[in-house]
RNA sequence: UUCCAUCUUCGGGGCAGGGUGCAAUUCCCGACCGACGGUAAGAAGAACUUGAGUUCUUUAAGUCCGUGACCCGUAUGGUUUGACCAUACGGUGGACCUGGUGAAAGUCCGGGACCGACAGUUAAAGUCUGGAUGGGAGAAGAUGUCG
Numbered sequence: 001u002u003c004c005a006u007c008u009u010c011g012g013g014g015c016a017g018g019g020u021g022c023a024a025u026u027c028c029c030g031a032c033c034g035a036c037g038g039u040a041a042g043a044a045g046a047a048c049u050u051g052a053g054u055u056c057u058u059u060a061a062g063u064c065c066g067u068g069a070c071c072c073g074u075a076u077g078g079u080u081u082g083a084c085c086a087u088a089c090g091g092u093g094g095a096c097c098u099g100g101u102g103a104a105a106g107u108c109c110g111g112g113a114c115c116g117a118c119a120g121u122u123a124a125a126g127u128c129u130g131g132a133u134g135g136g137a138g139a140a141g142a143u144g145u146c147g
Stems, first nucleotide, its partner, number of pairs: 004144007017029003031127002033116002035067004042059007062114002071091009096112005118130003
């Protein structure tokens, strides 16, 4: 330093203002938000190098590659005959074009678009309420064994 085991802590944001209406943060105008890991031609910093440049560190994507919450299924086990609970595996699950620069843009700069589980609700929800003081990708740290 890496792997493994156990443990601890952390681990999601958002309708201002207005219209209609008996009623809407749900409709309409408009406003606002962007989890985790990876990648990176950007940005910042450091070192080396005579210019050019090279190396390293940090940071950088909602719509590029993946992951997760929700929902469904299979297997095993448990409780039990009620379907639940636990573990493992699997399925489902949203969204980008354009102009510029350039050797190269899905990532940079400009512009314009688009997307967002389930249940509930005096009226249809990415933003309210609820399952959830839950789960969670993962992040940081501690201890221990082996190599």
Predicted 3D model of a 147-nucleotide RNA (FMN riboswitch aptamer (RFN element)) from Halobacillus faecis. Its mean pLDDT, the model's own confidence on a scale to 100, is 79. Its Rfam family is "FMN riboswitch aptamer (RFN element)". Rfam links the family to the GO term FMN binding. From the family's description: The RFN element is a highly conserved domain that is found frequently in the 5'-untranslated regions of prokaryotic mRNAs that encode for flavin mononucleotide (FMN) biosynthesis and transport proteins. This element is a metabolite-dependent riboswitch that directly binds FMN in the absence of proteins.